[in-house]
RNA sequence: UUUGAUCAUGGCUCAGGAUGAACGCUAGCUACAGGCCUAACACAUGCAAGUCGUGGGGCAGCGGGUAUGCUUGUUUUCAAGUAUAUGCCGGCGACCGGCGCACGGGUGAGUAACGCGUAUCCAACCUGCCCAUCACAAGGGAAUAACCCGUCGAAAGUCGGCCUAAUGCCCUAUGUAUUCCGAUGAAGUCCUCUGAAUCGGAAUAAAGCAUUUGCGGUGAUGGAUGGGGAUGCGUCUGAUUAGCUUGUCGGCGGGGUAACGGCCCACCGAGGCGACGAUCAGUAGGGGUUCUGAGAGGAAGGUCCCCCACAUUGGAACUGAGACACGGUCCAAACUCCUACGGGAGGCAGCAGUGAGGAAUAUUGGUCAAUGGGCGUGAGCCUGAACCAGCCAAGUAGCGUGCAGGAUGACGGCCCUAUGGGUUGUAAACUGCUUUUAUACGGGGAUAAAAGGGUGAACGUGUUCUCCUUUGCAGGUACCGUAUGAAUAAGGACCGGCUAAUUCCGCGCCAGCAGCCGCGGUAAUACGUAUGUCGCGAGCGUUAUCCGGAAUUAUUGGGCAUAAAGGGCAUCUAGGCGGACGAUCAAGUCAGGGGUGAAAACUUGCGGCUCAACUGUAAGCUUGCCUUUGAAACUGAUUGUCUAGAGUAUUGGAAAGGUGGGCGGAACUACACGAGUAGAGGUGAAAUUCGUAGAUAUGUGUAGGAAUGCCGAUGAUGAAGAUAGCUCACUGGACGAUAACUGACGCUGAAGUGCGAAAGCUAGGGGAGCGAACAGGAUUAGAUACCCUGGUAGUCCUAGCUGUAAACGAUGAUCACUGGGUGUGGGCAGGAAGACUGUCUGUGCCGAAGCAAAUGCGAUAAGUGAUCCGCCUGGGGAGUACGACCGCAAGGUUGAAACUCAAAGGAAUUGACGGGGACCCGCACAAGCGGUGGAGCAUGUGGUUUAAUUCGACGCAACGCGAGGAACCUUACCAGAUCUUGACAUCCUACGAACAUGUAUGAGGAUACAUGGUGCCUUCGGGAACGUAGAGACAGGUGGUGCAUGGCUGUCGACAGCUCGUGUCGUGAGAUGUUGGGUUAAGUCCCGCAACGAGCGCAACCCUUAUCGUUAGUUACCAUCAUUAAGUUGGGGACUCUAGCGAGACUGCCUGCGAAGAGCAGGAGGAAGGUGGGGAUGACGUCAAGUCAUCAUGCCCCUUAUGAUCUGGGCUACACACGUGCUACAAUGGGCAGUACAGAGAGGAGCGAGAUAGUGAUAUGGAGCGAAUCUUGAAAGCUGUUCUAAGUUCGGAUUGAAGUCUGCAACUCGACUUCAUGAAGUUGGAAUCGCUAGUAAUCGCAAAUCAGCAAUGUUGCGGUGAAUACGUUCUCGGGUCUUGUACACACCGCCCGUC
Repeated sequence: UUUGAUCAUGGCUCAGGAUGAACGCUAGCUACAGGCCUAACACAUGCAAGUCGUGGGGCAGCGGGUAUGCUUGUUUUCAAGUAUAUGCCGGCGACCGGCGCACGGGUGAGUAACGCGUAUCCAACCUGCCCAUCACAAGGGAAUAACCCGUCGAAAGUCGGCCUAAUGCCCUAUGUAUUCCGAUGAAGUCCUCUGAAUCGGAAUAAAGCAUUUGCGGUGAUGGAUGGGGAUGCGUCUGAUUAGCUUGUCGGCGGGGUAACGGCCCACCGAGGCGACGAUCAGUAGGGGUUCUGAGAGGAAGGUCCCCCACAUUGGAACUGAGACACGGUCCAAACUCCUACGGGAGGCAGCAGUGAGGAAUAUUGGUCAAUGGGCGUGAGCCUGAACCAGCCAAGUAGCGUGCAGGAUGACGGCCCUAUGGGUUGUAAACUGCUUUUAUACGGGGAUAAAAGGGUGAACGUGUUCUCCUUUGCAGGUACCGUAUGAAUAAGGACCGGCUAAUUCCGCGCCAGCAGCCGCGGUAAUACGUAUGUCGCGAGCGUUAUCCGGAAUUAUUGGGCAUAAAGGGCAUCUAGGCGGACGAUCAAGUCAGGGGUGAAAACUUGCGGCUCAACUGUAAGCUUGCCUUUGAAACUGAUUGUCUAGAGUAUUGGAAAGGUGGGCGGAACUACACGAGUAGAGGUGAAAUUCGUAGAUAUGUGUAGGAAUGCCGAUGAUGAAGAUAGCUCACUGGACGAUAACUGACGCUGAAGUGCGAAAGCUAGGGGAGCGAACAGGAUUAGAUACCCUGGUAGUCCUAGCUGUAAACGAUGAUCACUGGGUGUGGGCAGGAAGACUGUCUGUGCCGAAGCAAAUGCGAUAAGUGAUCCGCCUGGGGAGUACGACCGCAAGGUUGAAACUCAAAGGAAUUGACGGGGACCCGCACAAGCGGUGGAGCAUGUGGUUUAAUUCGACGCAACGCGAGGAACCUUACCAGAUCUUGACAUCCUACGAACAUGUAUGAGGAUACAUGGUGCCUUCGGGAACGUAGAGACAGGUGGUGCAUGGCUGUCGACAGCUCGUGUCGUGAGAUGUUGGGUUAAGUCCCGCAACGAGCGCAACCCUUAUCGUUAGUUACCAUCAUUAAGUUGGGGACUCUAGCGAGACUGCCUGCGAAGAGCAGGAGGAAGGUGGGGAUGACGUCAAGUCAUCAUGCCCCUUAUGAUCUGGGCUACACACGUGCUACAAUGGGCAGUACAGAGAGGAGCGAGAUAGUGAUAUGGAGCGAAUCUUGAAAGCUGUUCUAAGUUCGGAUUGAAGUCUGCAACUCGACUUCAUGAAGUUGGAAUCGCUAGUAAUCGCAAAUCAGCAAUGUUGCGGUGAAUACGUUCUCGGGUCUUGUACACACCGCCCGUC
């Protein structure tokens, strides 16, 4: 890291340690240790094994001596040079001979083996050099190499002849020893056996050198060392390798060997190995040890040590004490080289080095000084063993790159910023100090060095001591001292979580990052820089590999009902495990002793390098094996008893247990006959189909096959699959009762064997019904389906095969133990019987403890224990492929990998969803009334057009919306003209008050000129406001982002919901409360309840309206009294009305229902009755809903322009489509005339009366009114009259003419008036909207905006005033509970297949 969240399962991934490593960036020093993991690939060149002259013959070269000759020289029996001779001396190439070359060094190809490890054994063996002891060494002989002379050959080399020596070779002698033969025969339990000691016979040894000591030779015995052989145990993977083996296994007799042995051979027998894994295949040197881990384990085997194997590949022997031999021989093969083509030479897995391969691994160095080895009497020689040095951060350890003070917390950088500051940061500069390291100079030749040679002495024959002398590669070392001076020395990676550590800028799903999850689509702490931080540090990261974490192979230490996992079931073999009481043994077990377990490593103590790493020393450890002495509880073995396990016997009843016969009834179909007539059948509806050739329905008869109604049941039986009419025969098992018999006879069970639904297969029967395939009819976009009509295999029987299922209780078998309650099948006991009680055995349910991730299980366990078997280890690929086995086939059993993903899966929770369920609500449907959709026009939108048709809003919830009013302005758009500190704000300087008027140019903004004007405050400096000019900070933006935001708003929704505290329940997410029963408009209230309370919502409180009272009466009112044309005036305060304060309604009262409650129904009273009507008021939240163009605002963008001013144009376009409206289509109407009744508003640049003029819009004029005072004819209605069903006296669009008004201006583009014109339209398709009462419908009035007006819009006001609601099945939306879910971006989801 799977989920919205949770628990558990489960995989993937990371943090740790390690490495013979490699790569990237970087790099000061020292010490120690390490360095071809790949091609056991090929190798140029040099070196790595020689030595001995005290074994020998000799003498090429070197040195010396001697002799002779010659030459030269001042030295003349001298010197130098030269030539010749001489083995005379030192020595010595080659040769004979001895020893060594079998060690040391390298590599890991082969090998799964007595190869290795460990332990034991060899009376079945060998051992040069070395040690000890004993004995001996006598006498002879023949050759040969070198050398010399020849042959052949290119060479390597070869052959022949002559001579000669030895510690070379041979013969004889001796031989206490060995071998063989013969005799004798102690001892051993028996013996045809083994055989000590003894005697006789035969065969078999030797070498000298040196000479002062000395070194060698032969035989034998013993030792030491080294080797050889045998055996037990341990030692990788695969069963998709199950059988292997003929010298194989054994015997007898030989051969061979150092020795045993089929090691080899002849003969005889037929054995030997194997599920405790033979054989085969793959891989691999083994161990001490190394890494990791708490340990158990897991992985590894480089350096060092031990063993093995190998030496270009394969084979073979020779020599030798030892080899089947790395730097020996022979043969074969491959490769390389030389060649005169005839023939030859070679073997770096020795040290360096080269090529090749590869990600990758060093110098063709020095020395034998030390350690060790070979030879030698020795000096000594040889030694790429070894010791040193060189290269490489490849590892481990140590040291350093400075220390102290120093704040104007500087400059610079970077970020934030409320522009004050913060951070880098005591960091730097600067002052003082130190000198490891570095550089220079000097000292030091430390330790490692003991030994050799010589000399002398002591003891007495090889030791000790004295003196002298020789030997050091490393090494110009280590180490020490002096001087100089902070001087010479820091980087890699990381910073989203895991995981310590962040900010800015750039980029914009691009470039890139990434171990996993995942970042990046314009505000990236995840990319790329930078600043800063964190963590390491001469290193830091990356990659690869191993262990760990991983209890993720679980011995320690896991699981299998549902997550992966119980075999379909039984039976049985091997194996594993096994009752009670005794005895013996001592295999397991336990305890003590002994041997071994190499060293190094590891751990601990103490030491040495200045410390540490490193290293020395001592102890521990080495968990093992072998051996010995004991113990006897447990397991085991042997043995003796027992009856509780198991089985047998007798007896009783129960059952769809099995197999094979016989019999029955119902139904069905077919056939025959009768009777009968038009349909039948089938479906959601139909059709195919059957039927006038007589169906279906009905009666009778006959035939056939299959299945067995009711009873019948979480009833019975069986191992499971499974088993159902009645009856007969045969047969298996279980259960109860009795307690006679056996005496642990038991449990489990790999392999094996058997059984095993359905479908399927083979052969033969049978075939009524049903019915894959198939045909037809429907359905459908299609329908190879679901539905219908037919119908073949099959279903049935017999004999075989197949061997699988969700073969399920998704739960292996057996045994024991562990609270209860309640049903039911079978049996028994008590009870007179029944009820009931007890008990055994089955079968269900609920549940305690306990278990479990939860769901759940719970004596029929999924509890607690025991035994045995089977199975699992992430998802997919895949139960696939290949192989094998089985099968007639179909197919079955067994059963992978590559590749790919970071999940897949379980249980439960909250939501959402369902063409799931229950309940409820709403003008949601229904019942009604009136519309829209058709016409004309108005208006908005889309589209198109345009220089521009500014922008926004898009289902409900955009579209008479922002806009409550676009001719200019508004205005954001377009064309043109113009300005650049700007139209607007603040600051500075200079001048001028501001301002007003006029003229000229211009489309205008604007520009130029002239005149008038000198104001206000004052400390007399100046200041305030305004204008002009100038400089820069800045202004400005209806530019972008509503997906960066605030605020405001819409919507679900006036839906009844949304939550919290405490408590309780649950491992938890969560639940409870808020669910349930009633009730309500309501989570409204009541009752109940592990809940008790509370909050936001509901309701109420607020406004208005309906009634009344009271107070107050002006501009309102007028009953009574006067008065007038008129509530006009006086008067009145009763009424209306106005506007303050109050009252009133609360299921309060009555009856019934309800549960007694909440409440419901009806009634009374009342103006009003159950929320009286209307309004304001909108929970938690949803839609990244709308708005950056009301406003505010982050970031980005423009800055002589994306800002600002102006003129004109545009937003008013017009093939078309949609929304919202107005007016109509007419008689419930139109026209004309008369006439009645409102409410609420507005009014000073205003409303504007009466009057006059005009047909009229209006004009003139101006009474009244800043308003309960003035201004405003309400209309439908009512009365009368006319029109008479028509495109009309309906309807009014369009157009012509003439005007009025507003305004700088009505051309684009205003409203209104008059006259004339008189279009479409006769009630509107599919579809769709509003409304439940003062509502719909209908009628007019007013206001905001406003110069005017596109208003038919919007917001208000009143007038007239209905119809209908049975009801909740259906449509839409919503609420509560419940259920399913693989959905959670939540069904507009998820997801499968085909193309």